Source information:
Transfer RNA from a Gemmatimonadota bacterium, 74 nucleotides, folded computationally. NCBI's taxonomy places the organism under Bacteria, Pseudomonadati, Gemmatimonadota. Its mean pLDDT, the model's own confidence on a scale to 100, is 82. Rfam family: tRNA. By type it is a transfer RNA.
[in-house]
RNA sequence: GCACCCGUAACUCAGCCGGCCAGAGUCUCGCGCCGCCAGCGCGAAGGUCGCGGGUUCGAUUCCCGCCGGGUGCU
Numbered sequence: 001g002c003a004c005c006c007g008u009a010a011c012u013c014a015g016c017c018g019g020c021c022a023g024a025g026u027c028u029c030g031c032g033c034c035g036c037c038a039g040c041g042c043g044a045a046g047g048u049c050g051c052g053g054g055u056u057c058g059a060u061u062c063c064c065g066c067c068g069g070g071u072g073c074u
Stems, first nucleotide, its partner, number of pairs: 001073007010026004019057001028044006050066005
């Protein structure tokens, strides 16, 4: 330098052949089962979906550029 893959909640990830208000587990907080802890159940908080632009009625999803990480080739 070229090609490919990845970037979504504090952490690990799903969703990515466009359309429900963007989800799960862990963690944190509250309530209940008990008088306490553990455990279990219920609920809540937590997100500019890496950044910018484009296409579209509508983009996490498609296209372009950039940034960061990884792999391969020269």